[in-house]
RNA sequence: AGAGUUUGAUCCUGGCUCAGGAUGAACGCUGGCGGCGUGCCUAAUACAUGCAAGUCGAACGCUUCACUUCGGUGAAGAGUGGCGAACGGGUGAGUAAUACAUAAGUAACCUGGCAUCUACAGGGGGAUAACUGAUGGAAACGUCAGCUAAGACCGCAUAGGUGUAGAGAUCGCAUGAACUCUAUAUGAAAAGUGCUACGGGACUGGUAGAUGAUGGACUUAUGGCGCAUUAGCUUGUUGGUAGGGUAACGGCCUACCAAGGCGACGAUGCGUAGCCGACCUGAGAGGGUGACCGGCCACACAGGGACUGAGACACGGCCCAGACUCCUACGGGAGGCAGCAGUAGGGAAUUUUCGGCAAUGGGGGAAACCCUGACCGAGCAACGCCGCGUGAAGGAAGAAGUAAUUCGUUAUGUAAACUUCUGUCAUAGAGGAAGAACGGUGGAUAUAGGGAAUGAUAUCCAAGUGACGGUACUCUAUAAGAAAGCCACGGCUAACUACGUGCCAGCAGCCGCGGUAAUACGUAGGUGGCGAGCGUUAUCCGGAAUUAUUGGGCGUAAAGAGGGAGCAGGCGGCACUAAGGGUCUGUGGUGAAAGAUCGAAGCUUAACUUCGGUAAGCCAUGGAAACCGUAGAGCUAGAGUGUGUGAGAGGAUCGUGGAAUUCCAUGUGUAGCGGUGAAAUGCGUAGAUAUUGGGAGGAGCACCAGUGGCGAAGGCGCCUUUCUGGACUGUGUCUGACGCUGAGAUGCGAAAGCCAGGGUAGCGAACGGGAUUAGAUACCCCGGUAGUCCUGGCCGUAAACGAUGGGUACUAGGUGUAGGAGGUAUCGACCCCUUUCUGGGCCGGAGUUAACGCAAUAAAUACCCCGCCUGGGGAGUACGUUCCGCAAGGAUGAAACUCAAAGGAAUUGACGGGGGCCCGCACAAGCGGUGGAGGUAUGUGGUUUAAUUCGACGCAACGCGAAGAACCUUACCAAGGCUUGACAUUGAAUGACCGCUUCAGAGAUGAAGCUUUCCCUUCGGGGACAUGAAAACAGGUGGUGCAUGGCUGUCGUCAGCUCGUGUCGUGAGAUGUUGGGUUAAGUCCCGCAACGAGCGCAACCCCUAUCCUAUGUUACCAGCGGGUAAUGCCGGGGACUCAUAGGAGACUGCCAAGGACAACUUGGAGGAAGGCGGGGAUGACGUCAAGUCAUCAUGCCCCUUAUGUCUUGGGCUACACACGUACUACAAUGGUCGGCAACAGAGGGAAGCGAAGCCGUGAGGCAGAGCAAACCCCAGAAACCCGAUCUCAGUUCGGAUUGCAGGCUGCAACUCGCCUGCAGGAAGUCGGAAUCGCUAGUAAUCGCAGGUCAGCAUACUGCGGUGAAUACGUUCCCGGGCCUUGCACACACCGGCCGUCA
Repeated sequence: AGAGUUUGAUCCUGGCUCAGGAUGAACGCUGGCGGCGUGCCUAAUACAUGCAAGUCGAACGCUUCACUUCGGUGAAGAGUGGCGAACGGGUGAGUAAUACAUAAGUAACCUGGCAUCUACAGGGGGAUAACUGAUGGAAACGUCAGCUAAGACCGCAUAGGUGUAGAGAUCGCAUGAACUCUAUAUGAAAAGUGCUACGGGACUGGUAGAUGAUGGACUUAUGGCGCAUUAGCUUGUUGGUAGGGUAACGGCCUACCAAGGCGACGAUGCGUAGCCGACCUGAGAGGGUGACCGGCCACACAGGGACUGAGACACGGCCCAGACUCCUACGGGAGGCAGCAGUAGGGAAUUUUCGGCAAUGGGGGAAACCCUGACCGAGCAACGCCGCGUGAAGGAAGAAGUAAUUCGUUAUGUAAACUUCUGUCAUAGAGGAAGAACGGUGGAUAUAGGGAAUGAUAUCCAAGUGACGGUACUCUAUAAGAAAGCCACGGCUAACUACGUGCCAGCAGCCGCGGUAAUACGUAGGUGGCGAGCGUUAUCCGGAAUUAUUGGGCGUAAAGAGGGAGCAGGCGGCACUAAGGGUCUGUGGUGAAAGAUCGAAGCUUAACUUCGGUAAGCCAUGGAAACCGUAGAGCUAGAGUGUGUGAGAGGAUCGUGGAAUUCCAUGUGUAGCGGUGAAAUGCGUAGAUAUUGGGAGGAGCACCAGUGGCGAAGGCGCCUUUCUGGACUGUGUCUGACGCUGAGAUGCGAAAGCCAGGGUAGCGAACGGGAUUAGAUACCCCGGUAGUCCUGGCCGUAAACGAUGGGUACUAGGUGUAGGAGGUAUCGACCCCUUUCUGGGCCGGAGUUAACGCAAUAAAUACCCCGCCUGGGGAGUACGUUCCGCAAGGAUGAAACUCAAAGGAAUUGACGGGGGCCCGCACAAGCGGUGGAGGUAUGUGGUUUAAUUCGACGCAACGCGAAGAACCUUACCAAGGCUUGACAUUGAAUGACCGCUUCAGAGAUGAAGCUUUCCCUUCGGGGACAUGAAAACAGGUGGUGCAUGGCUGUCGUCAGCUCGUGUCGUGAGAUGUUGGGUUAAGUCCCGCAACGAGCGCAACCCCUAUCCUAUGUUACCAGCGGGUAAUGCCGGGGACUCAUAGGAGACUGCCAAGGACAACUUGGAGGAAGGCGGGGAUGACGUCAAGUCAUCAUGCCCCUUAUGUCUUGGGCUACACACGUACUACAAUGGUCGGCAACAGAGGGAAGCGAAGCCGUGAGGCAGAGCAAACCCCAGAAACCCGAUCUCAGUUCGGAUUGCAGGCUGCAACUCGCCUGCAGGAAGUCGGAAUCGCUAGUAAUCGCAGGUCAGCAUACUGCGGUGAAUACGUUCCCGGGCCUUGCACACACCGGCCGUCA
C1' cells in the first nucleotide's frame, strides 16, 4: 500500500466482499512446563451454611474462678461509659442532569481525630443500668419495687468566643470584609496511670480560643446521545417585599404584589445510557468502547421517613406501610450475600464453602495486644500476554513402507535406522533464600531542666517474629528417555497430485465449484502457514475519499426546490481614527496517580515492575494591531434615483371586425352522399350531398411569422379604448454601501380535476354502433355526454427541461439576428463602413469532463449564500400528522424482507416488419418438373420382431455411409462349440509342415487310417513352418465425435480476413479497410495520417475452341498405281482428318465517344475466339461443441471360459400407416409395324472381352477365331428420317399384379436374384395447398459406357446426339456484401423481457 466482483471487451459511477489489528469472549479439534495478569457481559433473580466491626479494666461499679505474703494480683462474663461502626468491600438498577469532566467563585459555608500556639480545669448536686425481689409472654422481648459507681447527667463561678449598639482608622469591582476600643447580654471543663526527696514532676486525657492541614457543602461557565413521524412548555411557574428555615446562598418554604420565564443556537416529551482518567483502532482528523486498575456519583429486597453523630437520612442501625421467605403455643415474632467463599436458576459462557494476619493498610488501646474474606498468598481455567522445551552434530545402500509414474523412475528424504554428544525440561536426592522493617523486651551511649526517680527524644548492640514454603534458586545422579497439533492448498492468497463420487453427496468470505478425466466435494500422499496452540462464530475500528473539516458530489450515473419577492441568519466596496472581543505571542497556575511516549534500572530474558523527562485543553496576567469583528467620522467605482428618446403576442379591462365550421328557413336540383387499405354502421325520395342569397350562435384569430419579441416562471398572437408592471439605451442630477443570498413563513403557478351560476358552434374522455383481429374493453370509421369557453372560488401538480439554483469578478476569437446610442464619410440621409451597450443563436481555441459534450448565455477559473444526493428493489408505498384540501389527492416519509448487482458514457459485433448502394435462377419473364396414380424402385420414420445391427435429422439426414445384404459380407438374433485363443510378439522343448481317404455330426469339430526325413551354413549355428503345456498377453464394429488427430460438409468461389510500423483515443478500440468513381472481385484509379505487407481475388495448372511445326502405326487416303461383288484391301503417300509432342494466338493492343487528360465503360475494326472466350481443379480468417471412435489412428472407461472367437440357420428384404428421392405413364409433337445396317463420343477386357458359323420365337446354348488391344471383342447407338396403320377410346395408350413355361449365375435362387416367351391386363385422362431445377450448346429430350460385381442398376459417375423459350426490370420473397442509424441483444431476435396461473 491494495485486491475480487456488473461487460463480449472498455472507462466511470456505485454497492457488496476480502487481506490487518483488537476482545472479560464462546464453540470445535488438540494439549508439555513456567512467569505475570484476568475470570456472571445473562436474572439489581432467590439464597442453605460459615465468616466479613470491633476494642478499651490506664473511665466505672458488679458477679464468678484461680493464686495469695491476706495487703492484693491475675483471668473470664454481662452491664454503664468512651472511640469506631459514615472508612474499607460490592454493584451499575436508576440518572440526559441535584450526575460527570475542565476552569473559576464562596466577601454565602462546615470540618471529629491530627499539627502549631494561647489560656484554664474552682466549688457543688441529684440520679440510673448492672444486681436483688416480684411478675407477663411459646418466643422475641418486657413491666413494677428496691440498692449502687463514674471521665455518664445537671446547676453555680470565671473566660480573649458569639450577638446587639456606638466610635476610630484600613481594604475591596459591588453586596461588604478585617482590626482596635466602649457598653450590654450569653456560653466551659474530668479525670486516669507510673515516679517521688511529698515540694512536685512526667505521660495519657478534658475545656475555650486562634491558625493550619484534611475532608465535605453550595454557585457559575463550557463540553460530551438519538428522535421534529415530539413544537410549543411553565402557576411556586419568573421576579420583588417581608418572614421562616439551613452549616450556608436561594421559591428551599409561607404570605402579599407584579406577569413574567424557557424555546428552531431545539424548549417540552419519548427512547437509550452511570460519567471520566483511560482502552481498541486509525498516518492523522476521527470512529467505537467505558471489563480489570484509579477518581467521582448513585444504590443496598421495592418505596417513604427521620434519630444519633464532626460526618448518614446510614449494605452487615432504627421506624412505617408493602412483596417474598422462615418460626409460632395463632396471640405474635424473625430476615435481607449488588461483602468473601458457596447453592439453585437463567445462559453459548465465567473459579475454592482454601491458608494467613508474616508484609501493606485500617479500627480500638498508654502499650502488650485484639479484630480485619481490606489485603497478602495458594487452588481451578491455554481466558490473554510473555518465555522455554519436545533434542544437537554426523549419517546415501538415497533402506523399508507409502504415494505418484511416460514403468525408465520420482517424491517423502539426512528424514529414519546407525554413530558420537548435550542435559533446558522431567524424575530422585542434597543444600536452600530475599521478602523482616518496625513495635515491644534486655543492654549501652548522648541531649534538655538546679537536680533524683518515673519518663521523653536520638543512636548503637543482642535475642526473637514467614501464611506462601522446604517454594524460588544452586549442585549431583539417571535417561533422548515422558512432551505436536491445527488450519489451508481454484482466484483474491503462500501451498498439487492420485483415487472415489457424478448437479448426487457436499463445499462456499466474495466470485463461484460438482451433470464420468473435479488442483474447488470426500479420502490419501505431498506441500504451505502458524505452533501449545490452530481454526470458526460474534462484536468494534481500519481498508471506506462509502457522510468527504482534513477529503466527495448534483447536464446524461443518486442528486438544482416549478418560479418569485422577502423576515431571521450567513457573506459583503475604498480610505482614516479609537479601543483590543476574535487572532498571534511571553510568563504563571492547573492539567491527580496509574496508563501512553522517550531515556534508564530490577527479576537469567521477556511479559511484568520501578525511577527520571515530556502534551493538548482550560484559567490568570503582560504585549502586538496587519486581518476579522465593534464604534465614530468620510468617499463614489456596487446599488438606488432624476431626466430624454425608442422597442415589445408583458398584465388587466371595454368595445368591434371579417373568413370558416355547424344549425335554421328558402330557391334550384336528383339519387345518391359520406367514409376507408377495403368496407360497414350513419345521412338521404318525408328530397340529402351539391349550389344561390338570407339569418342565428359560439369558439378561435389564416397570411404577416422569423433558432423574431416580451415576461420570474407558468405563459403570451385580429383590431381599438382605458389603466398598469418591467427591461434597454443616452445623460451623469441626487443619496452614499442603502448590497448578494435566503431556512421558516408568504404571493404566483400549464393541463386535467372539483364547487356555484351561465354558455355550448366545432372538437371530444366515458358511452353506443360499424370494422380489423385468434380475441380487440385499442389503433380506423359513424355518432356522442362531461369537458373545452365566461364569472367567482378551490386544487398546487407535470419530461413545470437547458433534465444545468442565484449573484459577482475574470479568461482567444469568428459569424448571423433583435433593440438603442456614437463616429467617419457625404450637399444630405433611416443606405454602406466602423465603435459601443443590452438580449437572443450558431461555430470554435485554451481549459474542463468517465465519455458524450460545455466552451464569455461555461459544464473553464475563483469567491458568497441556499436547496439536494449517499447501492438496486420493496417505495414515493405503509403508519402517523391540531400539516393542506369539498373531494380527488398533495406535502412529509420509513421498516421487515430480498439481490450482488442496479446504472452512465463510449466500443466491436449481431439484429431491425430502419435508411442508402450493390449482387445472386433471389424474384420477375419463360421452359420442364415434384406434390395426385401404379409398379412400384429405393431411402427414412413409425410399428412389428428372437433379431428386424449401427450411424446420418432444416437448408447442410432420408437412390446418404452402401462403387451393388441369397451364404460370405454381418457388426444383429437363436442354437451348438473353443478359452494363450481366428490374428501379433517373446523364451524353452519336440519334429517336419503340407496332402489324401473313411466314419459321426447341421456344420464348426471329433475319431481312425495312409503318405511325408524342409532350407541355408563359416558345421558353432541360423531361418521358416507345425504340435502340446505354461505365462506375459492377444482380441472387442463395446462406451464417449461433448476428451482427440485426421478427413469431410456448410455459409461460399461469398470478397472478404488480418498484420508490422506510425498516428489518434485514459481505454475497449479506431485509422489503414472509410470517401468519389469503377469492377465478377478489398479489381483498379483518384483523394486521404497513414505507409507498407500477408492470407484470399486474379494469374500460373488441366480439358476445350483456331492455327503452325515435328513425327506417321494399329489412325488417315488428296494425287499415282494395282485389286474386289464390296471395303485403305494392297503398293505407296505425309497433303487432309486424327493421334502424340512443341509452339503461336487475346493484351482494352488499335480507333471513336463518355469519364476527372485516370481507372474504366459503350460502340467499332480486325480476328477462330473480345473485354474473365467456355468448363474443371483450386475453398481466406473463421462459424455451426456440424458429421465421423463403424475407414483409419488414439486418451480414458468397460468385457476377459466373454461385450473375444468359430459354425449352422435366421434377420438386415417384416407392413394398418406417413414422408423424401427417382422410374414409367396418362398418349397423336404419340403408339405399333416395316424400311434406311443413317450419324457418335467416351470407356472396359486375361479367373477377362469373347467374333464368325450353327441351334432356339427369345433369354440363351454349342463353338472357339482374334485380342494384354488407335489392331480383336463388348458394339446393333437411340431419338432422327421415309412409309404404313391406329383416330381420341381407359384405347393397338399404360403397363402393375397374377398364372404357366423357360434361361443364366452360383455349393445353394424357399425366406431373398436377374432375364425370356405366352396369357391376362390394375390405377392413371396432366395432378389441391404448396414447392423444385434451369440463362446456351444451357433446359428439355435420346441413347451409350464404366465402377461396384459370380449374379443382380429405375441409383451413381461419365459420354456424346437432337436442341429451345425468356430476362421489362430490382417494388416485393430468400440469401449475401459495403456504408450509416437505433438498441435494455452478446448463448447475440430461434435474443431479451413483463404480467398472470401452477
Molecule: small-subunit ribosomal RNA
Organism: uncultured bacterium